[in-house]
The RNA shown here (Bacterial RNase P class A) has 363 nucleotides. It was read from a public genome assembly, where an Rfam model found it. Its mean pLDDT, the model's own confidence on a scale to 100, is 75. Rfam family: Bacterial RNase P class A. Its family is annotated with dimeric ribonuclease P complex, tRNA processing and ribonuclease P activity in the Gene Ontology.
C1' cells in the first nucleotide's frame, strides 16, 4: 500500500419562506430565544421512587443464578484470567446446559447370553462319562479373543495361571488426597486411595429473591345528579306514630333558598440538576475509581421538535479532459423521548481515527 481481525468515532452543513411545543419581554401588535438518539427500539436483567403488605427471627413450599478474582449503588451486566471445544495460516474470535455422578434414590431404547452387589451364545482350560477316532454329553473354571451395542466394568504391553483375571508389574487415562507455584478458578509434580454413563432425571450444595408499576402516587377541584342538615312557606294529599276506633295533635314527601360530604370533568405536583456531560491531571494490565475546573443541555400529555425551496458536502457510475479537475445521472442509513438512572439485545447508507498479524513493493 492491501488484506484481514480488534477497538473507538462521527453519521450532514447554511440560508429562505410558512407552521408546531415550552420559556422570556411587552398593555397590545409584535419580538427574542430553547426543541430527539446512538440506539430515543425491544421492554430482557439490575437500582432510584411511590403504593399496599409485613411485630422479629428461623425452616418449608416456589422461582432464579451457577469457573474464579475483581469493579459496580445494584445486576443474570462489565474487565482480567482459568478450563473445554470449534473457526482462522497468524493476530485474533465464537461457544460453553463450567457446582456435586465420593451424599441418596431412579433410569440405561432397539440388539445382546449378559446394562451394574455382574454376565457364559460361541471360544478357550480342567474333570468325569461314552466313542476306534473325528467328536459328543454332564459339572466346573474363564471376561484374553469372537459376536450384539452409543455403552461390555479404564487403555495397552509383560508377567502370572490348566484356561484367565489391575491377580502383579511398567507406560499411560481420569478422580481424590498429599506437596510446590498462584489472592483464586487452576496448573506441574507425586503416588497414600479408587475406577460405566446420566443432574437439560429426582435431587444435594452455595448465593439471592414481598407484590404492583408513573394509567404508581400526592394535592385542589366545576357543571350536573345527591347522602345529610338547616330556614322559610304551603298542603294536611300518599303515609307514619297509641291494642282498636273517633277527635286533637306530631313527624313527614315533592318544590325554593343556604350549607355541606364523597366522587368524575379539568387543573397543578410527581417531571427532568442526575450513581449528570465535557476537559485536564493521577492511580490500575483493565472494567473502573480520586482530585480540580467547567457547563445546565427536550419536557409534550393524544401527545411539539415538521414541511417546501436553493446552495454546498460526502459516496457510487458515465462521459470529456489527460493527471486532477469539469459536466450529468443517482443515492444520502436505521430510526422518533413520555418518571429517570445503569446494562444487555436488535436495526443502521455511508465515512474517519489507532492498533495487531499476513502478504506484496521500494530504500
Nucleotide at each position: 500500500a492491501a488484506a484481514a481481525c480488534a477497538g473507538u468515532c462521527c453519521g450532514g452543513a447554511u440560508u429562505g419562506u410558512c407552521g408546531c411545543u415550552g420559556c422570556c419581554c411587552g398593555c397590545a401588535a409584535g419580538g427574542g430565544g430553547a426543541g430527539a438518539g446512538g440506539a430515543a427500539a425491544g421492554u430482557c436483567c439490575g437500582g432510584g421512587c411511590a403504593a399496599c403488605a409485613c411485630a422479629g427471627a428461623g425452616c418449608c413450599a416456589c422461582c432464579a443464578u451457577a469457573c474464579u478474582u475483581c469493579c459496580u449503588a445494584a445486576c443474570g451486566g462489565g474487565a482480567a484470567g482459568g478450563c473445554g471445544u470449534c473457526c482462522g495460516a497468524a493476530a485474533g474470535g465464537g461457544c460453553g446446559a463450567c457446582a456435586g455422578a465420593c451424599a441418596g434414590u431412579g433410569c440405561c431404547a432397539c440388539a445382546g447370553a449378559a446394562a451394574a452387589c455382574a454376565a457364559a451364545c460361541c471360544g478357550c482350560c480342567g474333570g468325569c462319562g461314552g466313542g476306534c477316532a473325528a467328536c459328543c454329553g454332564c459339572c466346573g473354571g474363564u471376561a484374553a479373543g469372537g459376536g450384539u451395542g452409543a455403552a461390555a466394568a479404564c487403555g495397552c504391553g509383560a508377567g502370572g495361571u490348566a484356561a484367565g483375571a489391575g491377580c502383579u508389574c511398567a507406560c499411560g487415562c481420569u478422580u481424590g488426597g498429599c506437596u510446590u507455584a498462584g489472592c483464586g478458578a487452576u496448573a506441574a509434580g507425586u503416588c497414600c486411595a479408587a475406577g460405566g454413563g446420566u443432574a437439560a432425571a429426582c435431587c444435594u450444595u452455595a448465593u439471592g429473591g414481598g407484590u404492583u408499576g408513573a394509567a404508581a402516587g400526592a394535592u385542589c377541584a366545576a357543571a350536573u345528579a345527591u347522602a345529610c342538615c338547616g330556614u322559610a312557606u304551603g298542603u294536611c294529599a300518599a303515609g307514619g306514630c297509641g291494642g282498636g276506633c273517633u277527635c286533637g295533635g306530631c313527624c313527614g314527601a315533592u318544590g325554593a333558598c343556604g350549607g355541606g360530604g364523597g366522587g368524575u370533568a379539568g387543573a397543578u405536583c410527581g417531571a427532568u440538576g442526575g450513581a449528570g456531560g465535557c476537559g485536564c491531571g493521577g492511580a490500575g494490565c483493565g472494567a473502573u475509581c480520586c482530585g480540580c475546573g467547567u457547563c445546565c443541555u427536550a419536557g409534550a400529555u393524544a401527545a411539539a421538535u415538521g414541511a417546501c425551496a436553493a446552495u454546498c458536502g460526502c459516496c457510487g457510475g458515465a462521459u470529456g479532459u489527460c493527471c486532477u479537475c469539469a459536466u450529468c445521472c443517482g443515492g444520502u442509513a436505521c430510526a422518533g423521548a413520555a418518571c429517570c438512572c445503569g446494562g444487555c439485545u436488535u436495526a443502521c447508507a455511508g465515512g474517519g481515527c489507532u492498533g495487531u498479524u499476513u502478504u506484496u513493493c521500494u530504500u